[in-house]
RNA sequence: GCCGCGGUGGUGAAACUGGUAUACACGAGGGACUUAAAAUCCCUUGACAGCAAUGUCGUGCGGGUUCAAUUCCCGCCCGCGGUA
Numbered sequence: 001g002c003c004g005c006g007g008u009g010g011u012g013a014a015a016c017u018g019g020u021a022u023a024c025a026c027g028a029g030g031g032a033c034u035u036a037a038a039a040u041c042c043c044u045u046g047a048c049a050g051c052a053a054u055g056u057c058g059u060g061c062g063g064g065u066u067c068a069a070u071u072c073c074c075g076c077c078c079g080c081g082g083u084a
Stems, first nucleotide, its partner, number of pairs: 001083007010026003019067001027045006046057004060076005
């Protein structure tokens, strides 16, 4: 250089027939239980603004197609594997 796979919350990751972005697990915060703790159980947990209600933004970055893009197309960046 070329080919393939991948990049989504704090972490691992699901959503791939284009139709509500955050399932599930871990972690974190609060609570129950306990003499106390561990374990277990319950609730909350993307970011920003706001007292709140709520609003806006968000899938590596920039464009495109579409009523609608994590998903399809183009360019670029990064990681892993293969190949000369």
About this RNA:
The RNA shown here (transfer RNA) has 84 nucleotides and comes from Candidatus Magasanikbacteria bacterium CG10_big_fil_rev_8_21_14_0_10_36_16. The coordinates come from a structure-prediction model, not an experiment, and the mean pLDDT is 80. It matches the Rfam family "tRNA". Rfam classes the family as a transfer RNA.